[in-house]
RNA sequence: GAUGGAGGUUGCAGUUCUUAAGAGUACGGUUACGGAUGUCGUCAAGCGACAGAUGAGGUGACCUGAAAGGAAGAAUUGCCGAAAUCAAUCAUCGCUUUGAAGAUGAUUGAUUGGGAUUAGAUCAAAUAGGUCUAAUACUGUCACAAGUCGGGUAUCACCUACUUGUGGAGAGCUAUC
Numbered sequence: 001g002a003u004g005g006a007g008g009u010u011g012c013a014g015u016u017c018u019u020a021a022g023a024g025u026a027c028g029g030u031u032a033c034g035g036a037u038g039u040c041g042u043c044a045a046g047c048g049a050c051a052g053a054u055g056a057g058g059u060g061a062c063c064u065g066a067a068a069g070g071a072a073g074a075a076u077u078g079c080c081g082a083a084a085u086c087a088a089u090c091a092u093c094g095c096u097u098u099g100a101a102g103a104u105g106a107u108u109g110a111u112u113g114g115g116a117u118u119a120g121a122u123c124a125a126a127u128a129g130g131u132c133u134a135a136u137a138c139u140g141u142c143a144c145a146a147g148u149c150g151g152g153u154a155u156c157a158c159c160u161a162c163u164u165g166u167g168g169a170g171a172g173c174u175a176u177c
Stems, first nucleotide, its partner, number of pairs: 001177005008080001011079009028063006037051005042100004046095001083112011113139002116136008141168008150160003
């Protein structure tokens, strides 16, 4: 350098189907009160397009009645920096007018071995769950140290298996060439 593997039955990510929730919510309609504004374009300003005394927004009652993102399960696909997060730059998006925020993608850099629990913050309709940070033990791996009833071996040394402790990080570990 090339090829192949391992950590876990809660490893990581994607797709499809089903289900629960979202929610008897939003939208829409009828009616009563009421009496001048209201809606849409991500938010604000601006601008534009609509609705409105033939009754706006709002409140009460009734009728009808969704969806998205996210979640669980099953199947399946690709994999082991799998993947995730943060920052910067660029491109696209919706009025491209100004500013802000967001979504998707690409590049670069940084962090994280892995999952779990708890706490805080944040996203979310949510007490579901996700993300980040910290702590706790667990787990895999390598290094070092100590130990043993062991094995290589009959002895020392050495190697290996196991146990304990400490520490490191995936640009790692391991097998073959």

Predicted 3D model of a 177-nucleotide RNA (Lysine riboswitch aptamer) from Exiguobacterium indicum.
The RNAcentral record of the sequence draws on MGnify.
The source organism's lineage runs through Bacteria, Bacillota, Bacilli, Caryophanales and Exiguobacterium.
Model confidence (mean pLDDT): 81 of 100.